The part of an RNA shown here (large-subunit ribosomal RNA, domain IV) has 328 nucleotides and comes from Methylopila musalis. RNAcentral holds the full RNA, with entries from ENA. The prediction has a mean pLDDT of 89. Taxonomically the source falls in Methylopila (Bacteria, Pseudomonadati, Hyphomicrobiales, Methylopilaceae).
[in-house]
Context: one part of a larger RNA
RNA sequence: CUAUGCUGAAGGAACUCGGCAAAUUACCUCCGUAACUUCGGGAUAAGGAGGCCUCGUAUGUGGGCAACCAUGUGCGAGGGGCACAGACCAGGGGGUGGCAACUGUUUAGCAAAAACACAGGGCUCUGCGAAAUCGCAAGAUGACGUAUAGGGUCUGACGCCUGCCCGGUGCCGGAAGGUUAAGAGGAGAGGUGCAAGCUUUGAAUCGAAGCCCCGGUAAACGGCGGCCGUAACUAUAACGGUCCUAAGGUAGCGAAAUUCCUUGUCGGGUAAGUUCCGACCUGCACGAAUGGCGUAAUGACUUCCCCGCUGUCUCCAGCAUAGACUCA
Numbered sequence: 001c002u003a004u005g006c007u008g009a010a011g012g013a014a015c016u017c018g019g020c021a022a023a024u025u026a027c028c029u030c031c032g033u034a035a036c037u038u039c040g041g042g043a044u045a046a047g048g049a050g051g052c053c054u055c056g057u058a059u060g061u062g063g064g065c066a067a068c069c070a071u072g073u074g075c076g077a078g079g080g081g082c083a084c085a086g087a088c089c090a091g092g093g094g095g096u097g098g099c100a101a102c103u104g105u106u107u108a109g110c111a112a113a114a115a116c117a118c119a120g121g122g123c124u125c126u127g128c129g130a131a132a133u134c135g136c137a138a139g140a141u142g143a144c145g146u147a148u149a150g151g152g153u154c155u156g157a158c159g160c161c162u163g164c165c166c167g168g169u170g171c172c173g174g175a176a177g178g179u180u181a182a183g184a185g186g187a188g189a190g191g192u193g194c195a196a197g198c199u200u201u202g203a204a205u206c207g208a209a210g211c212c213c214c215g216g217u218a219a220a221c222g223g224c225g226g227c228c229g230u231a232a233c234u235a236u237a238a239c240g241g242u243c244c245u246a247a248g249g250u251a252g253c254g255a256a257a258u259u260c261c262u263u264g265u266c267g268g269g270u271a272a273g274u275u276c277c278g279a280c281c282u283g284c285a286c287g288a289a290u291g292g293c294g295u296a297a298u299g300a301c302u303u304c305c306c307c308g309c310u311g312u313c314u315c316c317a318g319c320a321u322a323g324a325c326u327c328a
Base pairs, nucleotide, nucleotide: 001323002322003321004320005319006318007317008316010314011313014312019309027051028050029049030048031047036041038157052079053078054077055076056075057074058073059072060071061070062069063068080084092307093306094305095304097302098301099299100298104116105115120155121154122153123152124151125150126149132141133140134139158294159293160292161291163224164223165222168221169220170217171216172215173214174213177212178211179210183206184205188201189200190199191198192197225243226242227241228240229239252286253283264280265279266278267277268276
């Protein structure tokens, strides 16, 4: 010096990306427990007291004929130790946001999560020799099931909700019309032959699905504007004009896991705060099942703050064990 332990004056997070690591707490009995809440929870919330031994007293339970034996509880008085849940074992706590409802699942060997799943919700296909899937087929799964079933897809408890657009793409429907293949058809034309014929070519016309066309459909893929003016201070614009569009973003939320400018501005917390919380709205570039906004409980998730605690630090020191090092 390294690793693993133990201890530490005063201070107590000043360390650091971050309390990482360590320390604190820890059991039982009694007391006592907030906001919020889906009334179940939150909750071991938080916070506090006691716990060893001796004696006295009161009282109970079991056994016993009884004497008595065993075992508790309440109250009171005292005793010893540094320490009485004496070792081991054994929650630190609280507040506030974000995300995900939850218990679960996952990158065997750098990721456990806000990712996946989930109960619940929707759309859609499928009438049974079902749809879908595997197979060339026979056949099999679906299912020894039958629409309260099975497949696909999206969302993801619960609460309040889920706006407008069908122009494009997709899907569904459509006895008309247009286009259209093979095929049918055969007006004609060519070759050859004396001819019958043989042979080559071939217009009109008839001819599916598809496409065009006409409708529907967004919890289908998706989309959801610009410029100019206007109120008796100023500012702003309920209002008006105009252009474009299929329609111009509704409710709710908003510098957000989304905000570039940006450490936006104001307020709170600090002596001091690019983080945090509450607002504002100028949303570069939120927004409604690629769900929107809330939400008790839950989380080895994540942000910020506080109390306690500490060698994380100011600032290091000592001890123990094993290495390293020196000698043999």